[in-house]
Molecule: SAM riboswitch aptamer (S box leader)
Organism: Gammaproteobacteria bacterium
RNA sequence: AGUUCAUCUAGACCGGCUGAGGGAAAGGCCCUUAGAAGCCGGGGCAACCAUCCAAUACUCCUUUUGGAAAAUUGGAACGGUGCCAACUCCUGCGGAGCCGGGCGAAAGCUCGGAACCGAUAGAUGGGCG
Repeated sequence: AGUUCAUCUAGACCGGCUGAGGGAAAGGCCCUUAGAAGCCGGGGCAACCAUCCAAUACUCCUUUUGGAAAAUUGGAACGGUGCCAACUCCUGCGGAGCCGGGCGAAAGCUCGGAACCGAUAGAUGGGCG
């Protein structure tokens, strides 16, 4: 590289250097010389992993006033990552409906829109590799 699982509407910015782009891609819509991206320094958010604490506790050891403890829940934040505009900024594919336009005698066909659900893609973390 790949693969698998979980999460993705919450939260969190200052300074220095530098100087034109950035928001993954396309379309949209935004941010940006009142300073983009990047680098450096500091700060913060969160709680995925690890760690620690508490409660409950499958189970095991031991017979004592005991010890260990899978798992679940809550808490802490010294470690490993991550993150600090906008829901992953929005949309693209599928779905039962809803609203509006056009055509039609009707059944219906067709175009567009908003919301919701799901998929794909992506991001981050854990496991495998």